The part of an RNA shown here (small-subunit ribosomal RNA, central domain) has 345 nucleotides and comes from an uncultured bacterium. Its Rfam family is "Bacterial small subunit ribosomal RNA". Its family is annotated with ribosome and structural constituent of ribosome in the Gene Ontology. The coordinates come from a structure-prediction model, not an experiment, and the mean pLDDT is 87.
Context: one part of a larger RNA
RNA sequence: UUGGGUUUAAAGGGCGCGCAGGCGGCGCGUCAAGUCAGCGGUGAAAUCUGGCGGCUCAACCGUUCGAAGCCGUUGAAACUGGCGCGCUCGGGUAGGGUCGAGGCAGGCGGAACAAGUGAAGUAGCGGUGAAAUGCAUAGAUAUCACUUGGAACCCCGACAGCGAAGGCAGCUUGCCAGCCCCUUACCGACGCUGCAGCGCGAGAGCGUGGGUAUCGAACAGGAUUAGAUACCCUGGUAGUCCACGCCGUAAACGAUGCUCACCGGUCCUGGGCGACACAUGGUCCGGGAUCGCGCGAAAGUAUUAAGUGAGCCACCUGGGGAGUACGUCGGCAACGAUGAAACUC
Repeated sequence: UUGGGUUUAAAGGGCGCGCAGGCGGCGCGUCAAGUCAGCGGUGAAAUCUGGCGGCUCAACCGUUCGAAGCCGUUGAAACUGGCGCGCUCGGGUAGGGUCGAGGCAGGCGGAACAAGUGAAGUAGCGGUGAAAUGCAUAGAUAUCACUUGGAACCCCGACAGCGAAGGCAGCUUGCCAGCCCCUUACCGACGCUGCAGCGCGAGAGCGUGGGUAUCGAACAGGAUUAGAUACCCUGGUAGUCCACGCCGUAAACGAUGCUCACCGGUCCUGGGCGACACAUGGUCCGGGAUCGCGCGAAAGUAUUAAGUGAGCCACCUGGGGAGUACGUCGGCAACGAUGAAACUC
């Protein structure tokens, strides 16, 4: 519970799809539900508010006026709404063209790394602030060749691109999806938002099976130190990778919900169009920088608004207690969602 707010003070849902609901373009006609007007009924008394009056005042008392609201009725027709007809600018479809690390599946590649084998070779290597643990005469390290393996893709690379968000990067093939631009041919308001619901959702974690090169929680050892359950070093399991199934969180951030309209300039940049007149120009969509008006407590923001307005959703209402307890729902579990109070300042 009215209001005022939500970038940073408390507060935008992690993201989408979307039933209900809320809201909804231009014109004509019609109905008259909302709306407005007239009239009638009701609106008990006391009480209450205003006016007037009576007790010397007041309390108190008397008198009078009064409203919404509801019901009925007669009208009005601008707006909202219902119905009908039409329209094209919102939205969509079609045709044409591009763009991109958008998604899924398959194939392939080189560098690096590790291990194995062989060659050649000898006493160290490695590591650090310095060391040591560790590795090495059973021949290591450094060098060369071959083989096997897993993971990640240098340069290009961007202040770049794509995606709703999470996120996406070697090359190539197939499949799937998308924005954008052009034509203005077609449909004719089919739209916006969206409680619930459904789906997607980094990393970590969980289940089953596989894989394991690197890195590496836990763990072990060596150092450091007063100690060192750390920082540094040598190892190293889970994990990191794949398939399928869960989990459903995050500083899931632009800490900024979505949609639409409107309001100045300069510069850079990605994708189209266009006239061929080749310009430092125009136009549409996107990514940035910067300065204004405005806004803002300021920092700042400023056509990608945090400006001016409209619609819908979500959320906030002092700090701690506490994202806790209890209950409920979900989950294999871990835990997640919902979410208080006492008390205290």